c-di-GMP-I riboswitch aptamer from Sulfurovum sp., 77 nucleotides, folded computationally. The sequence was found by an Rfam model in a public genome assembly. The coordinates come from a structure-prediction model, not an experiment, and the mean pLDDT is 80.

RNA sequence: AUACAAUAACGCUAAACUAUUUGUGAGAAUAGGGCAGAAAGCUGCGGGUCUUCUUUGAAGAUAGCCGGGUUGCAUAA
Numbered sequence: 001a002u003a004c005a006a007u008a009a010c011g012c013u014a015a016a017c018u019a020u021u022u023g024u025g026a027g028a029a030u031a032g033g034g035c036a037g038a039a040a041g042c043u044g045c046g047g048g049u050c051u052u053c054u055u056u057g058a059a060g061a062u063a064g065c066c067g068g069g070u071u072g073c074a075u076a077a
Stems, first nucleotide, its partner, number of pairs: 005075001012037002017032006035064001041070003045067003048062006
């Protein structure tokens, strides 16, 4: 220095729910909140699920559903 990985520390994110806004909708954003997470950072590439138009298709949502790609913090054996 790199990889793996327990533990610890500095920290990080923020489930459900509530309020406001927004969207046809799935949902999203902000504030509160804290279930949980070693990438729960990013990325719609593959699969799954959901929504809309509507047909055997198209468009969209979900990254905290799974996998892949990519970029990272800290520290024992």